Small-subunit ribosomal RNA, 5' domain from an uncultured Endomicrobiia bacterium, 534 nucleotides, folded computationally.
Its Rfam family is "Bacterial small subunit ribosomal RNA". Its family is annotated with ribosome and structural constituent of ribosome in the Gene Ontology.
The coordinates come from a structure-prediction model, not an experiment, and the mean pLDDT is 85.
It was read from a public genome assembly.

[in-house]
Context: one part of a larger RNA
Formats: sequence, C1' cells, structure tokens
RNA sequence: GAGUGAACGCUGGCGGCGUGCCUAACACAUGCAAGUCGUGCGGAUAUACUAAAGGGGUAACUCUUUAGUAUGUUAGCGGCAAACGGGUGAGUAAUACAUGGAUAACUUACCUCUAAGACGGAGAUAACCUCGGGAAACUGGGGCUAAUAUCCGAUAGUCUCUAAAGAGUGAAAUUCUCUUUAGAGUAAAGUUCCGCAAGGAACACUUAGGGAUAGGUCCAUGGCCUAUCAGGUAGUUGGUAGGGUAACGGCCUACCAAGCCUAUGACGGGUAGCCGGGCUGAGAGGCUGGCCGGCCACAGGGGCACUGAGACACGGGCCCCACUCCUACGGGAGGCAGCAGUGAGGAAUAUUGGGCAAUGCCCGAAAGGGUGACCCAGCGACGCCGCGCGGGGGAUGAAGGUCUUCGGAUUGUAAACCCCUUUUCUGGAGGAAGAAGGCUAGAUGUAUAAUCUGGCUUGACGGUACUUCAGGAAUAAGUCACGGCCAACUACGUGCCAGCAGCCGCGGUAAUACGUAGGUGGCAAGCGUUACUC
Repeated sequence: GAGUGAACGCUGGCGGCGUGCCUAACACAUGCAAGUCGUGCGGAUAUACUAAAGGGGUAACUCUUUAGUAUGUUAGCGGCAAACGGGUGAGUAAUACAUGGAUAACUUACCUCUAAGACGGAGAUAACCUCGGGAAACUGGGGCUAAUAUCCGAUAGUCUCUAAAGAGUGAAAUUCUCUUUAGAGUAAAGUUCCGCAAGGAACACUUAGGGAUAGGUCCAUGGCCUAUCAGGUAGUUGGUAGGGUAACGGCCUACCAAGCCUAUGACGGGUAGCCGGGCUGAGAGGCUGGCCGGCCACAGGGGCACUGAGACACGGGCCCCACUCCUACGGGAGGCAGCAGUGAGGAAUAUUGGGCAAUGCCCGAAAGGGUGACCCAGCGACGCCGCGCGGGGGAUGAAGGUCUUCGGAUUGUAAACCCCUUUUCUGGAGGAAGAAGGCUAGAUGUAUAAUCUGGCUUGACGGUACUUCAGGAAUAAGUCACGGCCAACUACGUGCCAGCAGCCGCGGUAAUACGUAGGUGGCAAGCGUUACUC
C1' cells in the first nucleotide's frame, strides 16, 4: 500500500447492488418447510333434479324412504413423489477431492426411439358394521366388500439359463457381437372421451433392444505439519473353492502357502471437508476456501436393515445410550446443521414478514394443487458504487473568536446582503416493464395435435420504480491528525505530575510531542482504532 463474512469508538442525508452466528455439530417453546391424483377403487357425505311407494293436506303443495342422474367434498385402499430441492462442515490426510484414463466387471424410475403384445381365471384385505382392551399412544377378535392392490394359468422372442458348433471385432474373447441346433423358464390393467353400434382417440400397462440422463466400481498423478512416531501387518499378502453384489475384488467363509508395506518416510500423533476460485504480489510465490458453482460427508451420539429404479434415508422404521416432556406408574412422545424465532456462548451476525405473479421442482389428462426452493419486502454504513448537503456575485475586509511587536494579523468572500437553481425534500397528479400462460368462440385441420383470429382473465413486490406540477436554500458533516518518518503551528494550562506513544522518543516552569482553544492539513457519510493475510 492492498484486502476482510469483521468488531470497537465518534458521527450519520438518500438510493442501487450485494452481504450478515467466523463462537456452542450447544439446548430448543410456537408456526410453517412434501405433497398430489376421484380420468385406479369401494364407500361415506352435501346439494339439485327425476321416478316409485307411503304419510299429511279440499287443493296448490309438502314430508319420509328407496332407486337413478348431475355437481361438489374426501377418511381409507391404490399409484407416483417423498433418495430432489434446502441446511451444516462435526468427522475425514483418503472408502474424500482435482485432473486424466479404464469398465472385456456394472446399474439407471420418469423421458425418447424401434419391435411385439395386453387372453382366461381366483382368493383376500382396509374402509364399513360389530364385540372388546387401554389414562393415553394405540390396539385385539368376528362379519361384509373393491381395484391400475395380490395371486394362478395361457401365450413367447432379437429375453434369461444350460449344452454344443462356427464366424467376426479387438492388444486381448469360455466371457462381447453375429449365425445355427436342442432343452428349460419369466409378462400384462385398466380408465376417460367420441360413436346407435362396429370401432376409434388420449393417458396408462407388459416384454425386448437402442438413446439420453444420472450414478457405481477400478487405476495413475497431484495438493498439510511431525522421526522428541522406525518398524507396521493374521483376513494381514497371495492362491483354490464357495457365498454375496447391479458389478470386479479377502467384500465374506473354508482350506493352502508366507507373504505384504516401509527413510522416495510405512505405522503412529497433530491439524484439516476438497476443488473452480478469492486476496496479495512485477512475477515466482505466500495466504485462503465466507457468498456463488461442482464433489464429498453428516442429520442428538452409536448400530441395523426394510421399502424402492435409486437410501442404509434431516422433517421414514427398529434397537442401545444421553437428554427433554406426558402419565391413571402399567406405559408413551420427541429430535430446527430447513425458514423465521428463543435461551446460552460470544467482540459479534437480521423478520416468529408477503406471495406462489415469475423461474424451477413434485403430483395430475387437464383445470389445478403443493413448494420458508424461489421471487420480494423488513433490519444492520457490514461492503462496493452513485448522488446530495447548493451555485454566482459580494470589502469599508462587519461583529465575534484567536494571536499580537498594540501598528496590526488571521478566521475571510467566509458570513450578512443581492440574484439564481431545485438534484434531494414535502405535498399533489399520472403510472409501469417484469405476462409467458390459462379459459372460451371461430378458421384451417382426422384431431382435445399444431397454426391463426377475436373475447375474457392472471402481479407478492406496489400506487413501488419512473414521469410531471407546486413550494422553498429549504431536510442533510463529520472524523482523524498537525516533533521526525508524514501534509498540517500558535497561545494558554500542566510541571518526569497528569498524560502521549507504531518506531525514534516527548513531559523535571518558556512543551509546535500531554490537556484545551484558535488556526491548519488529510479523508469524507464516513473517519479512526484493533485483529488477521500478502
């Protein structure tokens, strides 16, 4: 000199864009953060209408029950999602990360392309009804019922497995690809709309093969300190066989052999998430990894599996531990390192806000629903950037202050005063972009595809930004320094005291170094100090 997720002191007008628990991965009250589909299913329920039966009424009509239709609602079964998105950095020095390779050792829901198919049947179970248990959480028995839930059978090839023969690709083939032969095995589900029907359409379903996307695994190289850590290792190193996995492998098991790593630092200890990047520097390098992006790890501590295409699963499950809460003492409930918020810790870090309008994600045929992701607003000069606090004129150089050699000098064109402007400010008026889409009618069209035309409709921010009118210099300056380094000097007070200080050093009676005042210098809505990095 530059920098910072900063803090502290004094001060503080506005706006834009960013950014904000670095400490206790400490404990958490409360609310919200993952739902959705009735075009998968049986019910329940509300309203309207129709029909039938019955009751009331002279009648109009009305009431009840049953059946049907239409439109809503949805507890349960079922499907998909919940493995994403969001948080944190505890652990991890290598099962991580970065870069480059390998997979002849692998998987991939939804999406997409190609080919083929979707036949026949069955038994249950929730909801519901009923009888119980329990303080509660919840739960047991009996009875009934449905499905795109479950199961059985059929069909079957370029699928899987077994056996055999041949060809190809390739560095390498029992293993991959292709051809042939024989045998065995595994599928499926409907719903809505149009139509008188036949049938058709949309979305789903099954099998196989490609694509895309996302991952798994393996290898090489690279990036901390420590030898006051020198030997470490028994599933250890390799082999055979088997198991397990999507897949190779001591990954696991049995048996056999005795290996394997190490001063190019094994093993141990300490510290630490890694990277793109960031800061600094002429560079080489040094330091760093907050925000944003990629990867990894974790979800009170520890372990385990289940479901699933995918988890060993933050707002799923089970067990143990610690802690908190409820209890009828028998037993139960919980997990903010999601968004807010509270306590605690700390020098220190924000609102228990608005909205799904946009972007994205999940579900849905769609309309739509959900989304503390996100978009916005609030708070903090925490940072960067921009703007303003007025401009011109104005000497007899006012007053006041300060100094004085008492003549004057200085503050100082500074003020007053005159003219002007209105960024800002206050009040009024107008007023966005961000909107793409959706619904509906029509045209073309086989079409609910696509295109075109018309109408209606969707904005949290926000009556905000912005524009304009009126008013009036009006609403707006501090802070640090002034001995040298280093730009800026006098007076008084103090008297080695009180104090200053980054270094040198000042202060013991004339202190430009302490304190105050005037003046001056620097920077400026900031200025200075502290801490840390180069």